[in-house]
Context: one part of a larger RNA
Molecule: large-subunit ribosomal RNA, domain VI
Organism: Bacteroidia bacterium
RNA sequence: CGUAAGAUACUUGCGGGGAUCUGUCCUUAGUACGCAAGGACCGGGAUGGGCACACCUCUGGUGUACCAGUUGUUCUGUCCGGAGCACUGCUGGGUAGCUAAGUGUGUUAAGAGAUAAGCGCUGAAAGCAUCUAAGCGCGAAGCCAUCCCCAAGAUAAGGUAUCUAAAUUAGGGUCCUGGGAGACGACCAGGUAGAUAGGCUGCAGGUGUAAGUGGUGAGAGCCAUUAAGCCGAGCAGUACUAAUUACCCGAGA
Numbered sequence: 001c002g003u004a005a006g007a008u009a010c011u012u013g014c015g016g017g018g019a020u021c022u023g024u025c026c027u028u029a030g031u032a033c034g035c036a037a038g039g040a041c042c043g044g045g046a047u048g049g050g051c052a053c054a055c056c057u058c059u060g061g062u063g064u065a066c067c068a069g070u071u072g073u074u075c076u077g078u079c080c081g082g083a084g085c086a087c088u089g090c091u092g093g094g095u096a097g098c099u100a101a102g103u104g105u106g107u108u109a110a111g112a113g114a115u116a117a118g119c120g121c122u123g124a125a126a127g128c129a130u131c132u133a134a135g136c137g138c139g140a141a142g143c144c145a146u147c148c149c150c151a152a153g154a155u156a157a158g159g160u161a162u163c164u165a166a167a168u169u170a171g172g173g174u175c176c177u178g179g180g181a182g183a184c185g186a187c188c189a190g191g192u193a194g195a196u197a198g199g200c201u202g203c204a205g206g207u208g209u210a211a212g213u214g215g216u217g218a219g220a221g222c223c224a225u226u227a228a229g230c231c232g233a234g235c236a237g238u239a240c241u242a243a244u245u246a247c248c249c250g251a252g253a
Stems, first nucleotide, its partner, number of pairs: 001153001005164007015150004021049007033038001050107006059100004066093005071086006111144001113143001118138004171249004175191005196242003199238005205231003212225005
């Protein structure tokens, strides 16, 4: 820009893409077959591998804005308590998120589908024969559908429902608070008729028992107060703070 008014939702599927892999064991059955040795087709069931997708409950990893321990040194006048630097100083743990080695799912079932090689029926040309010339069947992990994804610029531009008549409406945007989104656009959740983010409160979860005080010990220290104190991203609640006011676009060949 188009889709012959403008919109908001939900869709059909022309067409395109992906996937469609494989082992072992049990049973049928030590049956059919075979002198024996050996040993099935067909059918039923179980469990793996590979690959793909999704996820973080579990097992772990990471987690330089969480907690603790600890060395050296500087500073806070000193003690105590802290802070800075030393690879995040080092060490032990670890929430969310991300993640695999973890978890889940799929790779299925069925096919009146059409076929390949191949196997046939009927059957002439050619009194016979012949699967073929007319005609009719069976027959593959392959093809077509079935499964998953995209999809009306499918210019043949589709469909359904609903809304909209003038400070333009319906609707959309600018702007703002943000993240399940994200390079930027975009997308999504919200903008006071509000839980969108921050704060606060509670909880979950992590660390592991703070400081101060008291007691005790010659002292290093230990004990009690104290499952303490601190606590990033998690889950709720709560308008305390910020999403103010406003502006722009936008409907007939």